[in-house]
The RNA shown here (small-subunit ribosomal RNA) has 1379 nucleotides and comes from an uncultured bacterium. It matches the Rfam family "Bacterial small subunit ribosomal RNA". The RNAcentral record of the sequence draws on ENA and Greengenes.
RNA sequence: GAGUUUGAUCCUGGCUCAGGAUGAACGCUAGCUGGAGGCUUAAUACAUGCAAGUCGAGCGGGAUUGGGUAGCAAUACUCAUGAGAGCGGCGCACGGGUGAGUAACGCGUACACGACCUACCUUUGACUGGGGGAUAGCCCUGGGAAACUGGGAUUAAUACCGCAUAUAAUUCUGAAUAAUAAAGGUUUGGAAUGAAAGUUCAGGCGGUCAGAGAUGGGUGUGCGUCUGAUUAGCUAGUUGGUGAGGUAACGGCUCACCAAGGCGAUGAUCAGUAGGGGGCGUGAGAGCGUGGACCCCCACACGGGUACUGAGACACGGACCCGACUCCUACGGGAGGCAGCAGUAAGGAAUAUUGGUCAAUGGGCGAAAGCCUGAACCAGCCAUCCAGCGUGCAGGAAGAAGGCCCUAUGGGUUGUAAACUGCUUUUGUCAGAGAAUAAACCUCUCGAUUUAUCGGGAGCUGAAGGUACCUGAAGAAUAAGCACCGGCUAACUCCGUGCCAGCAGCCGCGGUAAUACGGAGGGUGCGAGCGUUAUCCGGAAUUACUGGGUUUAAAGGGUGCGUAGGCGGCCAUGUAAGUCAGGAGUGAAAGUUUGCGGCUCAACCGUAAAAUUGCUUUUGAUACUGCAUGGCUGGAAUCAGGAUGAGGUCAGCGGAAUGUGGCAUGUAGCGGUGAAAUGCUUAGAUAUGACAUAGAACACCCAUUGCGAAGGCAGCUCACUACACGAUAAUUGACGCUGAGGCACGAAAGCGUGGGGAGCAAACAGGAUUAGAUACCCUGGUAGUCCACGCCCUAAACGAUGAUCACUCGACAUCAGCGAUACACUGUUGGUGUCUGAGCAAAAGCAUUAAGUGAUCCACCUGGGAAGUACGAUCGCAAGAUUGAAACUCAAAGGAAUUGGCGGGGGUCCGCACAAGCGGUGGAGCAUGUGGUUUAAUUCGAUGAUACGCGAGGAACCUUACCUGGGCUAGAAUGCUGGGAGACCGUGGGUGAAAGCUCACUUUGUAGCAAUACACUGCCAGUAAGGUGCUGCAUGGCUGUCGUCAGCUCGUGCCGUGAGGUGUUGGGUUAAGUCCCGCAACGAGCGCAACCCCCAUCACUAGUUGCCAUCAGGUAACGCUGGGAACUCUAGUGAAACUGCCGUCGUAAGACGUGAGGAAGGAGGGGAUGAUGUCAAGUCAUCAUGGCCUUUAUGCCCAGGGCUACACACGUGCUACAAUGGGGCGUACAAAGGGCUGCAACACGGUGACGUGAAGCUAAUCCCAAAAAACGCCUCUCAGUUCAGAUUGAAGUCUGCAACUCGACUUCAUGAAGCUGGAAUCGCUAGUAAUCGUAGAUCAGCAACGCUACGGUGAUACGUUCCCGGACCUUGCACACAC
Repeated sequence: GAGUUUGAUCCUGGCUCAGGAUGAACGCUAGCUGGAGGCUUAAUACAUGCAAGUCGAGCGGGAUUGGGUAGCAAUACUCAUGAGAGCGGCGCACGGGUGAGUAACGCGUACACGACCUACCUUUGACUGGGGGAUAGCCCUGGGAAACUGGGAUUAAUACCGCAUAUAAUUCUGAAUAAUAAAGGUUUGGAAUGAAAGUUCAGGCGGUCAGAGAUGGGUGUGCGUCUGAUUAGCUAGUUGGUGAGGUAACGGCUCACCAAGGCGAUGAUCAGUAGGGGGCGUGAGAGCGUGGACCCCCACACGGGUACUGAGACACGGACCCGACUCCUACGGGAGGCAGCAGUAAGGAAUAUUGGUCAAUGGGCGAAAGCCUGAACCAGCCAUCCAGCGUGCAGGAAGAAGGCCCUAUGGGUUGUAAACUGCUUUUGUCAGAGAAUAAACCUCUCGAUUUAUCGGGAGCUGAAGGUACCUGAAGAAUAAGCACCGGCUAACUCCGUGCCAGCAGCCGCGGUAAUACGGAGGGUGCGAGCGUUAUCCGGAAUUACUGGGUUUAAAGGGUGCGUAGGCGGCCAUGUAAGUCAGGAGUGAAAGUUUGCGGCUCAACCGUAAAAUUGCUUUUGAUACUGCAUGGCUGGAAUCAGGAUGAGGUCAGCGGAAUGUGGCAUGUAGCGGUGAAAUGCUUAGAUAUGACAUAGAACACCCAUUGCGAAGGCAGCUCACUACACGAUAAUUGACGCUGAGGCACGAAAGCGUGGGGAGCAAACAGGAUUAGAUACCCUGGUAGUCCACGCCCUAAACGAUGAUCACUCGACAUCAGCGAUACACUGUUGGUGUCUGAGCAAAAGCAUUAAGUGAUCCACCUGGGAAGUACGAUCGCAAGAUUGAAACUCAAAGGAAUUGGCGGGGGUCCGCACAAGCGGUGGAGCAUGUGGUUUAAUUCGAUGAUACGCGAGGAACCUUACCUGGGCUAGAAUGCUGGGAGACCGUGGGUGAAAGCUCACUUUGUAGCAAUACACUGCCAGUAAGGUGCUGCAUGGCUGUCGUCAGCUCGUGCCGUGAGGUGUUGGGUUAAGUCCCGCAACGAGCGCAACCCCCAUCACUAGUUGCCAUCAGGUAACGCUGGGAACUCUAGUGAAACUGCCGUCGUAAGACGUGAGGAAGGAGGGGAUGAUGUCAAGUCAUCAUGGCCUUUAUGCCCAGGGCUACACACGUGCUACAAUGGGGCGUACAAAGGGCUGCAACACGGUGACGUGAAGCUAAUCCCAAAAAACGCCUCUCAGUUCAGAUUGAAGUCUGCAACUCGACUUCAUGAAGCUGGAAUCGCUAGUAAUCGUAGAUCAGCAACGCUACGGUGAUACGUUCCCGGACCUUGCACACAC
């Protein structure tokens, strides 16, 4: 810096990521070189080999081998060589390994030793005289399996022991002396004690004593050095003293005696963890983490202990003892210690060769040669890390083939990539040549000088290694992978899969179109590596010293007093601890940084510088802090006098109310609730009156008041007592602030003891409520509430705001004082409040009573949950309080504000929403749709409102998508290409249920001489098929609903960190975001309204098929005819309505009026018209369309069946149940439609459906066509009827290829349920509901009682409390897939 809490926002806050690092491990992959590194685990156990020896110039001795002499030989003598072992010396305390222990003077750093030691080395002085006795070896002889060991004899030394000498050494004891804090030094007396080793070339090499130096050690001290207080007290050799012992040396180091100390909140003791440092990683730094390699120190060497030897050890490859383990054994006994180098086993995610050489460096011994050296130098293994190099370079477009993708006869990409051409040769291979590291010691020789010693020359010595390096040859030849591609984070497509398989660091992907899984193509990053895992730092200012916070996010202790501590007013003097400056010492090397240099570069290495921020010491400065001294009055406090207050404690008093008691009056209820009941009451309640009594609390005053540290405090009065405040001087002289622990106070509830107990009231009981009701409501009622004393110690103990001091604009109110005053008003001090500015804050907000600006001190916080839980401890009588975790789990939890939605929140308003009415549904029968069930199939879709007489405006076949069966496969339809045939058409036969299959007949087009072409038909081949199969949650289009509700937005400006707000809110008004007024808004858009259509009035124009007033003619009658253009009507154009006029109210908009006028009045009635959006609403089966599926079938054709099934349930309708009616007869009045495959007058036949004949009409002309309710008269008389018509029987009519499944209609007969419908529920506000008929679409016919239109007759609304839905404002919200 980013991701992640939200619908969005700001903040708080955690989680996660990008970076760097590693002694790493794992996965995939792997060409080379250089440099480095390599058991982090089991301080587990170890086979085998090696890792410490050396010296014959210390000693006795001498195997072996060679030579010589004598001898024939054996052999004897002798010379040289000198192995192994032994005595002795030096070394083995170094070097090498490991990190178990250790929280310590262990380590680091700086000092100290006036309490110390130091072999070998250097240097100085002195000495090295003279004796003695042993012992290993060797020899002899035993024991034992072995390891090993006993006895005897004899022997040497630089082995061992006396003697002599020693002024300097040590001890004891005197004296003198300069500094010093001191035990030390120097000088000088006395006494005592202590040495030695030889060898030689006679130079030396050694030996002894003593001094000094160097080196290495030992000891002490200051400071620094992890976590835990849920470890607070620890300590008897403990702390100190005296004396003694011991040590190289001080010391309780050890011991005896004496004293009673010592350590600790600046963290003792205890527990856990850990070797420390230089450094290393990271980081801007401060820090944080770490201590592998290299260097220094410490500790350890199978576990534990002990000492010996020695200059040095309490000893890794020494000893002894105990223990565990392993091995040998003849069972009697013995042996061993890889945390040395290799190596083995085991453990583990994991860590190498039983290599070479002493050539170099270094070490031990030796005079030296030399020997020894798993120290060391090299090599081997491992991509473990760092660095370097390479795997080619240039040209090359037919942009090849192949792959992949797409809108696919084509394009894009892989990609100049390849092929191909030219070039180069690092690396690798082969061949040749070939180092430096080596200089010494030593030998020979020369020179210098005094032998010694030094210098020069020559010779000898290389593990690595025939390695590095160099040269040559051939040849692109020998050499690329890994991870990732949703965001963070660079990189995208296809296929597969289908919440499966899987991915994932966080957020999160996957439920059929996955850039997130798996594969592929392509791309990105790094590259001999790349990823993953683990760990550390960073980012994380997320423990904040640098550098955070605490009103509401986590966080102020409930409050005060006060201890330690921290901090502290003004002036002066001194001091110099802090502080600052200069100097000195130290701060090892390596490392880091910089310069220069060496390997071809780099890594790596060398060299120089810087740095090492520290500690010690010294000299100086003196502002500030500290310390000391003296002074001051402003901080703080005290005295005098003043006034305020529910401040505290104690005692007394008072009235109202309530309960109770007795008395009295009085009678049937009282009480209680939403409504009731429990309860009380005729044994007299409730109510009323006076009286008596008990306990508790103090109405009005009372307030935004006052007081108190907080908790808290309220009738009145006395007494005692405390604080704050104002005014004026006086007094003290910093006496102050804060305050860990500590102490005190601390509401309510609770506990203990004893009182008290009226009212109230947990628990409890009863009554209600309720699905239940362990509640809310009611009737009772015990603890308790009250008092005294003692505990408890917690609260949303809140201003959710610690205390103190200083500073920083104002306004108003109020309480208590003071000053000046006229009682307005004003100044000032201290409180209590409201508003507001700067500033602050995430915002809300705070704002002189700060959450502003500063200072001091205390307390507290560090993601949510688990949890204020567990364990421990302390307190408590108990209840419990205080202190206070972890495992595990989540990616959030949270604060403030915003927009919505919601609320059995509020306000305003609207709607057939309620109310007022009318008529229905729900009951019956039937029709129709749906569910369910059934079925071979009962095709599919629609399912709250917004599915259910819906798609369907018309399923007998067809439709048809379903089922059964029979057939077809480029297919039922259309196009194109090629081939071949024939005109096409038409007719007939066979088979079959049909489709189909098959046979035969007939015919021979147009143009052209012809070949051939064109048109048509069917056939074959190829190519585009087809699908009412899936996905309406991939889509377009269309549609429903909220809703014809009044809303939804934008530009600019302004406000806000922002989401957003403002505008659009407010006051009015409207049907309306309609209009007016106001306003940080001003404008605009989509909606509203208007513009469009129909109806209502009139005018004009036009009069046929419509009309007929006037004139004429005519009829039984009729606009029938001439004619007319007036009227009706038709259908085109106009007019008309705008609150325009009047009155009242109002600023206006507008409202009101039995107003006028008008056909119509305030939108005249109706229609079309549906904003932004919501429901992943509906439709892939109208159509279109992506993807998927299917291709002798999920396509196509055909016959039959089904969609019409039927125990049942629901919706929508029709007809009724009758008299406002049924039946019969008669009479009248519409509108709007339809008609040539048609409507059909009229006539005849039939009871009728209808049939036969037939005029007219392509329609203002003819027809359907009769309108029906209505009206008039007659009849029926309340019945299952003269109501109702289901069902069933019979006979018919019509349509149609065909009415069995499965049509409608007619006639006759039959005559079911049903007598107005439970809970519940629907529609409708005017020509509306209700009621009455008419027509049409679809259609051969019809299941139409449906739908869509048309006219006839023709009702009720006080009003907005409530139910439902909606709009606006406001409020709460832990909701946002939004109750």